RNA sequence: UUAUCGAGAGUGGCGGAGGGACCGGGCCCGAAGAUGCCACAGCAACCUGGCGAAAGCAGCCAAGGUGCUAACUCCCGCCCCAGUAUUGGGGAGAGAUGA
Repeated sequence: UUAUCGAGAGUGGCGGAGGGACCGGGCCCGAAGAUGCCACAGCAACCUGGCGAAAGCAGCCAAGGUGCUAACUCCCGCCCCAGUAUUGGGGAGAGAUGA
């Protein structure tokens, strides 16, 4: 810089207090052991390889490199639209992952 982010996929071991990116608010997870780390298993198909093709796109297959396996990126914050309003929708910003 660019694409995607409403789908999908958990057991065991270690460890022992907070965790869900940061700040604020909400909500949730957590001593019936969370977050994290390791192993195995799995999910997905961005890159990659194969099929096909003049080439490219699309498509199908595989799973080598990544990634991921609570909650929409857990939700909101800024802007716009609709609504009397709770709210709903769209976008931005920030973030994550790939190339």
This is a predicted structure of a 99-nucleotide RNA (SAM riboswitch aptamer (S box leader)) from a soil metagenome. The coordinates come from a structure-prediction model, not an experiment, and the mean pLDDT is 86. The RNAcentral record of the sequence draws on MGnify. Its Rfam family is "SAM riboswitch aptamer (S box leader)". Gene Ontology term of the family: regulation of gene expression. On this family, see Grundy and Henkin, Mol Microbiol 1998: "The S box regulon: a new global transcription termination control system for methionine and cysteine biosynthesis genes in gram-positive bacteria".